[in-house]
């Protein structure tokens, strides 16, 4: 000090989250030890028990008790109990804080000064006695004393009243005279302590004064003691403080009144500060004491542990009455996430009595309990392995834990035992709860002492297993659907440590309310617009005061806390002491530059005023024109017309459109007409006329600051709407017909109300928009237009130059014109600023809910102004940028359309593929880019399926061990595999031999084999497609905050990003093309197996074509176009596939991660099955015939290929398939194969289901193979089915191509209509890009980016939330009218002056009533928000398909 999150990706706005501090805290998991602190934030809810206020015998009396002093009790008296402790319920000002006053005042005890202290008297309690009562208590009669109580006397600087001088000046203050009135008490140890009057101080209270410090205008008006006077009263004192009269004020937008919350401050917490939140512990102040209300006493109170009434609670009771107040300290209940002992002492430091010694104190001093915080401290230290075990990972090799540990050496903080020990005590002596303290030593033993959170990114720190959108994590973003560093556990690491983390609040960060410090064109955000009140801002010079301002000085800001510095407990925490500090308000002096003020001073640049001559759709009101259209009435004329994409309904023979001429009505103003003028905006458009306003320029004069803004307020405000009363041609919401659709309550069409038009009155809102508030100043140019002046010029003008005041900025091709600095997130503005300044106003603070709900005003109503909360979501959204799409635009290519020719679709038949069957019908492939595909050939095998027999270290691979050589033959049961039995047999190399070793076969046991099992969404590797499309990219510049462009745009050209021109680019890569192969023409050389000889063919090397030549276009550049030569002329055919796309296909061709099967999902056999068959779909092959079919024959005429497990001549036999036969040939030799066919030439056939077709099927046979049933292929003879050119659709094909014929290969025992491959004959047509499809480039919108198979809206339908309405029902709060009325208060009256009693008034709680306000609550509607796959449409996003 930032950081994540909205996007494919950028910049910007905005919001939520996060790191850090705090804490009276609480919970979770843990927990050694000490020292300082702290500790009912919630029910100011109830309270049991005990103590939290006494003291004095040196003020009196009694009674008890002692040998006698000292002493206990009871009451009289005094002084104290208004302190000291506790809470914050009230209170928003009768508090607090500061600051001044009090000449408006009190003050026990204390301190100081002055004076004084004499005489007399009546009582009364304690005791003693009556009585009454459960108590508690009351009551009668006597007796008694005081420093109690009372009378008298004196008496001042006291107190009243008169009067006199000095000071002050709003009330008096100090000093005189006169008169009147007021004290006093004693006690003792004789030294004092008291007492009385007055004076002063110290301290402590009381009242007054300005300032300051919450929220809420959805509280706008408030008040009758209310404001002020006179006048009596009360009080320590001032006053409406009370009262009586008199006047009508008093306060309010600078927020009165009301509401809500809230003790106030020193200080606290964070913060860079400026603030923002607080108000616990200490400390000062206020206020409270079980809830109201009252007074007594007293120096001080309306009193916490005094009285009195009243109300509620709770306790005793003989039922008649009584008692009671923990918000003192422990302690209990209760409430609550949550807060401690019913503990020790007056030793200290305070107070309170006393002379004093003492006494008393739950104040305090200290201990106890809680990791509540804050701060030491400690759980050991050294050393110890190329590194034990254990766990954990592994690429199996090892690697981590880890010097960790063990082990060995050590120390003893701490801990335990023992012992010795303080200060705290002041004061010479006595007094220590704490205390078995801190401290010290000494012994014992490494002993007694580690957890907690984390680990995906923010954010320090990763691995393996589990689990499989389940379980669960989460602060935000997110993570989990079988390879989770995000869940859960383990190992490993990080971080902090007696703690660690979570929650819950504050401040920070957040400049995210902006005083320090933001905004408002498009993100939230200028009122629609003007007139103007207060307000708030304001020109030049003088003078004057000195109110803001500067400056000094003096007082005061309480300490305690903050900060520095020193010091004290071992250290720190704490603690002391000194200095700063306390930004503040007061008083006084001084300055006088700015601001304000004053001034009957001045000025004229700002503003207004006169006076001049133009301009305008500027307003209102009257009158007036003409074209259009409607409709009426007349005339021609006839069958149509109207209307759209295309109908159709509607008009029309009752005569319509259409034409002619007459008439009527309203409503609107063609052309000028502009980027144009005028108005504060809304807005204003034939002409003409009256009345009204505004602006600008010109020119001198005039006032003489009169000015700008402007909260309230006022006014004006399109369109539709209402509400009276006309008026109504056209248009033209609603509705009514036609269309169109799945529907079509719309788009289209045809009628048509209402409105629209006038008058008069509401209404007050618009994307009311330049999405830009007003006013000044300043800050380069240019063009254009509009009013006006001036110059120059002219006869007079234009026209040109200057100027003022306004509208505009590139507009319609082309040429030509820049937009400067400056601002800004860009887009963009840019003297009309969104620049740089200043003054005013308004308004903004995520996104939905909402401009909504409820209150108020306004309004006849629609409605409209002000205008919130719950709740939900992490984004909402602006500008720009790449893609993609677009029923967007421009260009351009392709058998893509078009113009041919032949096909498929329709027929049998082959084959594939769905489906269905079925023990199996294995398994994949599925728009283009699956379906004669994998499969270049399933009768066994193949084979992966099915059934049914075996086998279990295995059909195959490596390793031990033991046996045997291998091997072969037979036999015995099986379908077979296998089992089961017997026989032959003795080899290779090393060694003399025993051995021993290779290889093979056989048991045995493990380790491992095996797996066409799954996962193509975990992969490799190879393939398809777009697409042989022209396109993908890089580097260094440059431009842009940034994504990003630029280069690769642009203008020709080309098949081509291909060249070229030009260019902030200049270069390179990977495609393109070219190098390679074939094929034409042609030389040259070599030549068997080839050879018809000037040549043919094979083979190898060259040559040739390059837009070379000319000619015409054209930037005279690429290039096109054409001639020429030439076998070939402008790409000749192949092979060759760019960056990528589609989680495209493949785990079954191979390979491989991870799962899963092991006597099996594995292996081996037989024998089915992959060939099934209502059916659908693709791919072919024969055809339907006459351009044909047959028949015969002429040795008609090919390329290119294959052959040794092979091709197989020649003869010969069989009608033929074939069959014997065996020469030749590892092949330019010999087979296949005399190699062809369609061609030609000859004859029948005549348009028939036929001399066409050849399906089926029966009958006989060839041939392959262990085997042709399922299930092969061909031959003969016979049979002779659909089928007559094929709906809608639909595919190939641009030249040696289509089209037709035939050959050959591969695979293969055998099998070909299908692949791959060759050759023969050998066409048609292409005007063209208008449309379809697919594709490039540019440009353009986008709310799309999983990307239009996108995104996205509303209703209804469920389920869940909070809110407002709501018949009402329930509470609670502050008030008013009235009724009662304790206790006390004041008067009055009686009484003896006193007690007491009677009346009046006032008074708390109570009761009545009607309203205000707030809050729970409710049947029921209606909205709102939100829930992975419900319904129905398709409104928005592209021209989103009606912008």
């Nucleotide at each position: 000090a930032g950081a994540g999150u909205u996007u494919g990706a950028u910049c910007c706005u905005a919001g939520c989250u996060c790191a850090g501090g705090a804490u009276g805290a609480a919970c979770g998991c843990u927990g050694g030890c000490g020292g300082c602190g702290u500790g009912u934030c919630u029910a100011a809810g109830g309270c049991a028990u005990g103590c939290a206020a006494g003291u004095c015998g040196a003020a009196c009396g009694c009674a008890c008790g002692u040998u006698a002093u000292g002493g206990u009790g009871c009451g009289u008296g005094g002084c104290a109990g208004a302190c000291g402790g506790g809470a914050g319920a009230g209170u928003a000002a009768u508090a607090c804080u500061u600051u001044g006053g009090u000449a408006a005042c009190c003050u026990a005890c204390c301190u100081c000064u002055u004076a004084g202290u004499c005489g007399u008297g009546a009582a009364u309690a304690a005791c003693u006695u009556c009585u009454u009562g459960a108590a508690a208590a009351a009551u009668u009669a006597g007796a008694u004393a005081a420093u109690a109580c009372a009378c008298g006397a004196u008496g001042g600087u006291c107190u009243g009243g008169a009067u006199u001088u000095u000071c002050a000046u709003a009330u008096g203050a100090a000093a005189g005279u006169c008169u009147a009135g007021u004290a006093a008490a004693g006690a003792u140890u004789u030294a004092u302590c008291g007492c009385u009057a007055a004076g002063a101080g110290a301290g402590g209270a009381g009242c007054c004064u300005a300032a300051g410090g919450c929220c809420u205008a959805u509280c706008a008006g408030c008040u009758u003691g209310u404001u002020g006077g006179u006048g009596a009263g009360a009080u320590a004192a001032u006053a409406g403080c009370c009262c009586a009269c008199c006047a009508a004020g008093g306060c309010a937008a600078c927020g009165a009144c009301g509401g809500g919350u809230a003790g106030c401050a020193g200080g606290u917490g964070u913060g860079a500060g400026a603030g923002c939140a607080u108000g616990a512990c200490c400390u000062g102040c206020c206020c409270c004491a079980u809830u109201g209300g009252g007074a007594c006493u007293g120096a001080g109170a309306c009193a916490c542990u005094g009285c009195c009434c009243a109300g509620a609670c709770a306790c005793c009771u003989a039922c008649g009455g009584g008692u009671g107040g923990c918000u003192g300290c422990a302690g209990u209940u209760a409430a609550g996430a949550a807060u401690a002992u019913u503990c020790c002492a007056c030793a200290a430091u305070g107070c309170a009595c006393g002379a004093a010694a003492g006494u008393g104190u739950g104040a305090u001093g200290g201990a106890g309990c809680g990791a509540c915080g804050c701060c030491g401290c400690g759980u050991g230290a050294a050393u110890g392995a190329u590194g034990a075990a254990g766990c954990c990972c592994u690429u199996c090799g090892g690697g981590g834990u880890g010097u960790a540990a063990a082990g060995u050496u050590c120390u003893u903080u701490u801990a335990u035992u023992a012992a010795g020990g303080a200060a705290a005590a002041a004061u010479u002596u006595u007094u220590g709860a704490u205390g078995u303290u801190a401290c010290u030593u000494a012994a014992u033993g490494a002993a007694u002492a580690a957890g907690g959170g984390g680990c995906u990114g923010c954010u320090a720190a990763c691995u393996u297993c589990g689990u499989g959108c389940c379980a669960g994590c989460a602060g935000c973003a997110g993570c989990g659907g079988u390879a989770a560093u995000a869940c859960g556990a383990a190992g490993g690491c990080c971080c902090c440590g007696a703690g660690c983390g979570u929650u819950a609040u504050c401040c920070g960060g957040a400049u995210u309310u902006a005083c320090u410090g933001g905004g408002u064109g498009u993100a939230a955000a200028a009122c629609g617009u003007c007139u103007g009140u207060a307000g708030a801002u304001g020109g030049u010079u003088u003078g004057a005061a000195a109110a803001g301002u500067u400056a000094a000085a003096u007082g005061u800001a309480a300490a305690a806390u903050c900060u520095u510095u020193u010091a004290g407990c071992u250290u720190a925490a704490c603690u002391a002491a000194a200095a700063a500090c306390u930004u503040g308000c007061a008083u006084u002096u001084a300055a006088u530059a700015c601001u304000g003020u004053c001034a009957u001073a001045a000025c004229u640049a700002g503003a207004g005023g006169a006076c001049g001559g133009g301009g305008g759709a500027a307003g209102u009101a009257a009158g007036u024109g003409g074209a259009a259209u409607u409709c009426c009435c007349g005339g021609u004329g006839u069958a149509g017309u109207u209307g759209u994409a295309a109908u159709a309904a509607g008009c029309g023979u009752u005569a319509a459109u259409a034409u002619c001429g007459g008439g009527a009505a309203g409503a609107a103003c063609a052309c000028c007409a502009a980027a144009a003028g005028u108005g504060a905006a809304a807005a204003c458009a034939g002409c003409u006329u009256a009345c009204u306003a505004a602006a600008a320029c010109g020119u001198u004069c005039c006032u003489g600051a009169c000015a700008u803004u402007g909260a309230g307020a006022g006014a004006c405000g399109a369109a539709a709407g209402c509400g009276u009363g006309g008026g109504g041609a056209g248009c033209g919401a609603u509705a009514c017909g036609g269309a169109u659709u799945a529907g079509a309550u719309a788009c289209c069409c045809g009628u048509g109300u209402a409105g629209u038009c006038c008058a008069c009155g509401c209404c007050c809102u618009a994307a009311a928009c330049g999405a830009u508030g007003a006013g000044u100043g300043c800050u380069a140019a240019g063009c254009a237009u509009u009013g006006g002046a001036a110059g120059u010029a002219u006869c007079g003008a234009c026209c040109c130059u200057u100027u003022c005041a306004g509208u505009g900025c590139u507009g319609u091709u082309a040429u030509a014109u820049u937009c400067a600095a400056g601002c800004u997130a860009a887009c963009g503005c840019c003297u009309u600023a969104a620049g740089c300044a200043c003054u005013c106003u308004a308004c903004c603070u995520g996104g939905g809910g909402a401009g909504u709900a409820c209150g108020a005003c306004c309004g006849c109503a629609a409605g409209g102004u002000u205008a919130a909360a719950a709740c939900u979501c992490a984004a909402a959204g602006g500008a720009a940028u790449u893609g993609a799409c677009g029923g967007g635009g421009a260009c351009c290519c392709g058998c893509a359309c078009a113009a041919g020719c032949g096909g498929u679709g329709g027929a049998g038949c082959a084959u594939g593929u769905g489906g269905u069957u079925u023990a199996a019908u294995u398994c994949g492939a599925c728009a283009a880019u699956a379906a004669a595909c994998g499969g270049a050939g399933a009768a066994c095998c193949u084979u992966a399926c099915c059934a049914a027999g075996g086998c279990u270290u295995g059909a195959c691979a490596u390793u031990u061990a033991c046996a045997g050589a291998a091997u072969c033959c037979u036999c015995u049961g099986g379908a077979a595999a296998c089992a089961g039995a017997g026989g032959a047999g003795u080899g290779c190399u090393c060694g003399c031999a025993a051995g021993a070793g290779a290889g093979c076969u056989g048991u045995a046991a493990a380790a491992c084999a095996g797996g066409u099992g799954c996962u193509g969404c975990a992969u490799g590797g190879u393939u398809g497609u777009c697409g042989u499309c022209a396109g993908c990219u890089c580097g260094u510049g440059c431009u842009g905050u940034g994504a990003a462009g630029u280069g690769u745009a642009u203008g020709g050209u080309u098949a081509a990003g291909u060249c070229c021109a030009a260019u902030a680019a200049c270069g390179a890569g990977c495609g393109c093309a070219a190098c390679c192969c074939c094929u034409a023409u042609u030389g040259u050389a070599a030549g068997u197996u080839a050879c018809u000889a000037u040549g043919c063919c094979u083979u190898a090397c060259g040559a040739a074509a390059c837009u070379g030549a000319c000619c015409a276009c054209u930037u005279c550049a690429a290039g096109u176009g054409g001639u020429a030569g030439g076998a070939a002329g402008g790409u000749g055919c192949g092979a060759u596939g760019a960056c990528g796309u589609c989680a495209a296909a493949u785990c079954a061709g191979c390979a491989c991660g991870g799962c899963c099967c092991u006597u099996a999902c594995g292996c081996c056999u037989u024998g089915g099955g992959c060939c099934a068959c209502a059916c659908a779909c693709g791919u072919g092959c024969u055809a339907c015939a006459a351009u044909g079919g047959g028949u015969a024959a002429g040795a008609a005429c090919a390329a290119a290929g294959g052959g040794u497990a092979g091709c197989u001549a020649a003869a010969u036999c069989g009608c033929a398939a074939g069959a014997u036969g065996g020469a030749g040939c590892u092949a330019a030799u010999c087979c296949c194969a005399g190699c062809a066919a369609a061609a030609u030439c000859a004859c029948c056939c005549u348009c028939a289901g036929u001399u066409c077709a050849g399906a089926u099927u029966g009958a006989g046979g060839u041939c392959u193979g262990c085997a042709a049933c399922u299930c092969g292929a061909c031959c003969u003879c016979a049979u002779g089915a659909a089928g007559u050119c094929g709906g809608a659709a639909u595919c190939g094909c641009u030249a040696g191509u289509a089209a037709u014929c035939g050959u050959g290969g591969g695979u293969c025992a055998g099998c070909a209509c299908a692949c791959c491959a060759c050759g023969g004959u050998g066409a048609a047509u292409a005007c063209g890009u208008u449309c379809u499809c697919g594709g490039g480039u540019c440009u353009u919108g986008u709310a799309c980016a999983c990307a239009c198979c996108g995104c996205c809206c509303g209703u209804c339908a469920c389920g869940u939330c909070a809110a407002g309405a709501g018949a009402g029902c329930u509470g609670g709060u502050a008030a008013u009218a009235c009724c009662c009325g304790a206790a006390c208060a004041u008067c009055g009256a009686u009484g003896u002056u006193a007690a007491a009693u009677c009346a009046a008034u006032g008074g708390a709680a109570g009761g009545u009533a009607g309203g205000a306000u707030c809050a729970g609550u409710a049947a029921u509607a209606g909205g709102g928000a939100u829930g992975a796959a419900g319904u129905c449409g398709u409104a928005a996003c592209a021209a989103g398909g009606c912008a």

Small-subunit ribosomal RNA from a metagenome, 1443 nucleotides, folded computationally. The coordinates come from a structure-prediction model, not an experiment, and the mean pLDDT is 82. It matches the Rfam family "Bacterial small subunit ribosomal RNA".